[in-house]
């Protein structure tokens, strides 16, 4: 240098054929529950989908170029 997959909440990942508000699990706060912890219920916070630009009426989703990781090949 070539080539091919990942980057979405602290963490581990899901998001179909581009289309209402960007979701789960865990983790964290508070609350109920209990003599008290655990466990179990509830509710809350937390995210401009690695980063720029381009297509579109609409972009986590398509397209480039950049960057960061992982695997080939030389």
């Nucleotide at each position: 240098g070539g080539g091919c997959c990942a980057g979405u909440a602290g963490c581990u990942c899901a998001g179909u054929u581009g289309g209402u508000a960007a979701g789960a699990g865990u983790g964290c706060a508070c609350g109920c529950c209990u003599g008290a912890u655990a466990a179990g219920c509830g509710u809350g916070a937390g995210g401009u989908c690695g980063g720029a630009a381009g297509u579109u009426c609409a972009a986590g989703u398509c397209u480039u170029c950049c960057u960061u990781g992982g695997c080939c090949c030389a």
A computed fold for a 74-nucleotide RNA from a Pseudomonadota bacterium, annotated as transfer RNA. The sequence was found in a public genome assembly. It matches the Rfam family "tRNA". The family's RNA type in Rfam is transfer RNA. The source organism's lineage runs through Bacteria, Pseudomonadati and Pseudomonadota. Its mean pLDDT, the model's own confidence on a scale to 100, is 82.